A computed fold for a 1394-nucleotide RNA from an uncultured bacterium, annotated as small-subunit ribosomal RNA. Rfam family: Bacterial small subunit ribosomal RNA. The coordinates come from a structure-prediction model, not an experiment, and the mean pLDDT is 83.
RNA sequence: CCCUUAGAGUUUGAUUCUGGCUCAGGACGAACGCUGGCGGCGUGCUUAACACAUGCAAGUCGAACGGGGAUGAUCGGAAGCCUUCGGGCGGAAGGUCAUUCUAGUGGCGGACGGGUGAGUAACGCGUGAGGAACCUGCCUCGAACUGGGGGACAACAACGAGAAAUCGUUGCUAAUACCGCAUAAGACCACAGUGCCGCAUGGCACAGGGGUCAAAGAUUGAUUCGGUUUGAGAUGGACUCGCGUCUGAUUAGCUAGUUGGUGGGGUAACGGCCUACCAAGGCGACGAUCAGUAGCCGAGCUGAGAGGCUGAUCGGCCACACUGGGACUGAGACACGGCCCAGACUCCUACGGGAGGCAGCAGUGGGGAAUAUUGGGCAAUGGGGGCAACCCUGACCCAGCAACGCCGCGUGAAGGAAGAAUGUUUUCGGAUUGUAAACUUCUGUCCUUGGGGACGAAACAAAUGACGGUACCCAAGGAGGAAGCCCCGGCUAACUACGUGCCAGCAGCCGCGGUAAUACGUAGGGGGCGAGCGUUGUCCGGAAUUACUGGGCGUAAAGGGAGCGCAGGCGGUCUGUUAAGUGGGAUGUGAAAUACCCGGGCUUAACCCUGGGAGGUGCAUACUAAACUGGCAGACUUGAGUGUGGGAGAGGAAAGUGGAAUUCCUAGUGUAGCGGUGAAAUGCGUAGAUAUUAGGGAGGAACACCCGUGGCGAAGGGCGACUUUCUGGGACCAUAACUGACGCUGAGGCUCGAAAGCGUGGGGAGCAAACAGGAUUAGAUACCUGGGUAGUCCACGCCGUAAAUGGUGAAUACUAGGUGUAGGGGGUAUCAACUCCCUCUGUGCCGCAGCAAACGCAAUAAGUAUUCCGCCUGGGGAGUACGGUCGCAAGACUAAAACUCAAAGGAAUUGACGGGGGCCCGCACAAGCAGCGGAGCAUGUGGUUUAAUUCGAGGCAACGCGAAGAACCUUACCAGGGCUUGACAUCUCCUGAAGACACAAGAGAUUGUGUUGUCCCUUCGGGGCAGGAAGACAGGUGGUGCAUGGUUGUCGUCAGCUCGUGUCGUGAGAUGUUCGGUUAAGUCCGGCAACGAGCGCAACCCCUGUGGCCAGUUGCCAUCAUUCAGUUGGGCACUCUAGCAAGACCGCCGUUAACAAAACGGAGGAAGGUGGGGAGGACGUCAAAUCAUCAUGCCCCUUAUGUCCUGGGCUUCACACGUACUACAAUGGUAGCAACAGAGGGCAGCCACACCGCGAGGUGGAGCGAAUCCCAAAAUGUUAUCUCAGUUCGGAUUGCAGGCUGAAACUCGCCUGCAUGAAGCAGGAAUUGCUAGUAAUGGCAGGUCAGCAUACUGCCGUGAAUAAGAUCCCGGGCCUUGUACUCACCGCCCGUCA
Repeated sequence: CCCUUAGAGUUUGAUUCUGGCUCAGGACGAACGCUGGCGGCGUGCUUAACACAUGCAAGUCGAACGGGGAUGAUCGGAAGCCUUCGGGCGGAAGGUCAUUCUAGUGGCGGACGGGUGAGUAACGCGUGAGGAACCUGCCUCGAACUGGGGGACAACAACGAGAAAUCGUUGCUAAUACCGCAUAAGACCACAGUGCCGCAUGGCACAGGGGUCAAAGAUUGAUUCGGUUUGAGAUGGACUCGCGUCUGAUUAGCUAGUUGGUGGGGUAACGGCCUACCAAGGCGACGAUCAGUAGCCGAGCUGAGAGGCUGAUCGGCCACACUGGGACUGAGACACGGCCCAGACUCCUACGGGAGGCAGCAGUGGGGAAUAUUGGGCAAUGGGGGCAACCCUGACCCAGCAACGCCGCGUGAAGGAAGAAUGUUUUCGGAUUGUAAACUUCUGUCCUUGGGGACGAAACAAAUGACGGUACCCAAGGAGGAAGCCCCGGCUAACUACGUGCCAGCAGCCGCGGUAAUACGUAGGGGGCGAGCGUUGUCCGGAAUUACUGGGCGUAAAGGGAGCGCAGGCGGUCUGUUAAGUGGGAUGUGAAAUACCCGGGCUUAACCCUGGGAGGUGCAUACUAAACUGGCAGACUUGAGUGUGGGAGAGGAAAGUGGAAUUCCUAGUGUAGCGGUGAAAUGCGUAGAUAUUAGGGAGGAACACCCGUGGCGAAGGGCGACUUUCUGGGACCAUAACUGACGCUGAGGCUCGAAAGCGUGGGGAGCAAACAGGAUUAGAUACCUGGGUAGUCCACGCCGUAAAUGGUGAAUACUAGGUGUAGGGGGUAUCAACUCCCUCUGUGCCGCAGCAAACGCAAUAAGUAUUCCGCCUGGGGAGUACGGUCGCAAGACUAAAACUCAAAGGAAUUGACGGGGGCCCGCACAAGCAGCGGAGCAUGUGGUUUAAUUCGAGGCAACGCGAAGAACCUUACCAGGGCUUGACAUCUCCUGAAGACACAAGAGAUUGUGUUGUCCCUUCGGGGCAGGAAGACAGGUGGUGCAUGGUUGUCGUCAGCUCGUGUCGUGAGAUGUUCGGUUAAGUCCGGCAACGAGCGCAACCCCUGUGGCCAGUUGCCAUCAUUCAGUUGGGCACUCUAGCAAGACCGCCGUUAACAAAACGGAGGAAGGUGGGGAGGACGUCAAAUCAUCAUGCCCCUUAUGUCCUGGGCUUCACACGUACUACAAUGGUAGCAACAGAGGGCAGCCACACCGCGAGGUGGAGCGAAUCCCAAAAUGUUAUCUCAGUUCGGAUUGCAGGCUGAAACUCGCCUGCAUGAAGCAGGAAUUGCUAGUAAUGGCAGGUCAGCAUACUGCCGUGAAUAAGAUCCCGGGCCUUGUACUCACCGCCCGUCA
């Protein structure tokens, strides 16, 4: 300088941190599912180094040799035939020559090329070196030579053996086959010599004499190809060394040829490579040995990089060739397509014996999720042989198969709105599919047909192409033949409908699905990629989640229980030197291919180019620098240590001594209990306890006060009466005499190490596991209690662990302060002490910066830095199993995995909860009064029953509740009988009725017949009403209150619930709203990082309590008159009525409090501290109640789950519960007489009054639509009686006779009279209401209603007791605290069983 770094989901009610799991990316020799047009370039048994049928993959040379064969020429001329006997025909054997083929001998090559990765953890591989310790056929260059002989063996022939493979005997023969001899430039060997060189053994050169050792020919036009010896080169190979190269220590010791030496052997060569002898070495915590796994590398994938993973194709090296072993030949092998032996397997066999090795190319079987043709050609490149022609070559070049990968192309392009149809959806308007299609105009890539037609061929003129009539070019044809896959809840781009109903299913993680599923299935639509798309598997990434770059350990996982200390790591100041580390430039190497940059060739791209460049962080060599680290040498004093003088202390060990207390013993006094507990009991005690007394006795253990977040200890465990002895360390202070870095840390190792426990022997007062008693309890193997053994104590030995904690390893340095305490020193002042100031060390608290997730830490760091050690890597399994070590044992130390979960966890926050705490309130308790629970009856509910007993309500907050009133109706239920556009609504069409009356059938609904009746309005369009027809639709008290609206209950008339801005906190959140008082109250006052505000509280509203003003009828009547009577005149004073104002505000006084808010007392007042009552119910909770008041989504029924009718049921009845009524009697009952309300209601009504009836009631009937008339009082008072009893109490039940309402009182109403006269004598456990005009008690009215009230809602009459507290029960409010709860204690959660 350039390039480069992405996150998300998931723990919680919410937050933050830690931490795991999961996802998005890239890659693949892949496989599987669905789909599939073309071309180019690559790639293709990863598994059974499993077994292999068949064919091919290594031959070639006749110019090395003898022989044989074929063909041709030539020589030759046999047999035979013919003959004119002259001869002719015929051509065999054989010879020669030419061409050609070749079994054998011989030469070269079969050690290359090709395959595979089993073995191998190794000098195997990589990289860099070494040789003074080596070899090298063919090839290149140089020097010299190629003379002369010999004997065989194949082939062949004969004979023989064998099924075969093959072999034997005899005989003949050639050579570039084999063997002597000659020559020796040269090589080698030994001897002695000179010079030069080297780290050593030693090497090189030169000259001397001695010994040993060669050869082959073939062929041609030339010559060329050979042969032998030797030097050099090139190529290839062998050997040695440095460094690097996986996991396991639950593998710690390994090794006898082992390590070294000497002699000998062997090799191309060094070497224990082999052998004999000698010595006893060699390797190892820097990981030997053993076990497991694995071919190594260039490179490939990924990654920002550092790294991590991999070792297919291509290239280098190695190893192997059925398994194991061995050598031969050769330049080279211990040899893939050679030999021998052994083994397994397969095949042939005449059973005697033989043959074979695809990890070469194809191919087969098998294995497997899975991997191709028994193809063409030597045209090119390369290889072997040959003089060459040429032959061989499954190397190679090509073709075939496979979307296996990469790259390119296509499946059409432009126009085209009536926004067609279809599909989907819908709020029914539409929206979407969608310019998409149709339609019009074009194009021709791929495709089809026809024509042309290569490069690749380089020699040497010619000839020579498997691919291939291929690529490519031209023409014609026709949109014709060519699109799928995955996904659509979040992560993550993309949404609706239907089906399903915790089923079927989905799912990478979180998680969807239990009737409205964007998550399942289908459809429509959409998103992504595209001849592919998804899934699965594996690797890297994200993952800073093993952290070198780049993490941590107080509480999340993680500091060893502590010290001493070997190795190791790290280390003060100065000087000199060295150059190992370190820095610098240089040289060599780091193969090619790949990757990067620049180019080039296929139309482009993929692909290809031995085209160029750069890089290659590494290794090696030599040089250089000397700051830092290291080494060496010297010096220093501040780190460390020593000395001297002081010096505090429960430091350790041993011996001895002491007093208090418990227990026991003895003795005295003394008498009935003691002891113990929540309460008791067991226990002890009349055989004398407990209690008390004694300078009584015994014994063991522990040491009150002093005593202090004080002291000591190297450290941890720990150490506490006193005295003595012994003893370790010596903190700390002062001093500055000595040593001179002697230091820090510390894996292993060693030592110490509470309690409990173990062994041996003592001891044993108290205490006390185990144990057996007493209690408690449902039980009580516990807590409580009376006993009690190990043990606790001592000595010696073991164990080696603890929440062994500051949950905080050791050391050093630095970084604001304040304040205690312990020990020491110094200074000032002073006669001295105290005090004050400074300082060192130990031990505490508060606090700044900083750190930290927060809590918190903060000079005693959890701050800032350095050094060393230990430890951690999600939860569970598990500190467990196995193995090992230790231990007498108990057990300790070391220490996994399978499997399973998506969390586990830290800190803090809001709530809720607590048999936590504080404060406060409420008929919550207490104090009282009256009840309920027992009886009878009424009513509701449960249960039961039933054809049906319709439905709902279920702790408080369901149960005289919905229901303010079920005989029919109501009615929703049941039985039976009917109707089907319907009992009711709207739309279309038609008609003009309908209706009334009577009769008949029927239980009725309904039906039939007859008589009567023949609509109204109108703008003349129509409308109203009624009937009929058809279909849209009606209808549903059918389901879901867990789809909803509305309404309601409840906490609770409790005092709370929130917001804006600000401030604090990373954040959830906090503050405000907490605190001190006060209040009925978050009511008010004061204070305060808060300041304000809203909904609630209170007030405003209504009734009631006092007086005033206005107004007097239907109300009232003091005065006047009148009457039976406020009846009338009169009046509106009073009562009353119903309007308006007033009044009460802690306003006044006093005390208390803080000078406040306020509280208490008092005055005045009708009323006194919100006067009493009502209405009014914050944010919210309970998926509270209601789909049956009503409304309503969705689902369901449609000749029925709708609708009409009759009858029945909701009224059942062994029983259980709730709520009322009436009682049990004398505070009473009965009878007579006499009073006094308020609030209401009244025309299909209330009904005076009169008469009749014992009565319910009836018959007449006045008044009143009501301050006028009516309904219309009781308890009470008084008189009499009853006299304590199942009664003159109580009234159930039942009988008879009646009354009323109503079509209708049987199921199933109310009332009256007479008669009957049950239970019940005050109610167990438990439980309810009420604080004053209240409870209790008495009646009255109203709504509902034809009738039916012990219920409900109101009204007035009579009219108490008790409390003024805060211990407890219940509920609630505020603050605080703990929490593993947040569905919030009816929580969570543990164990056992299924």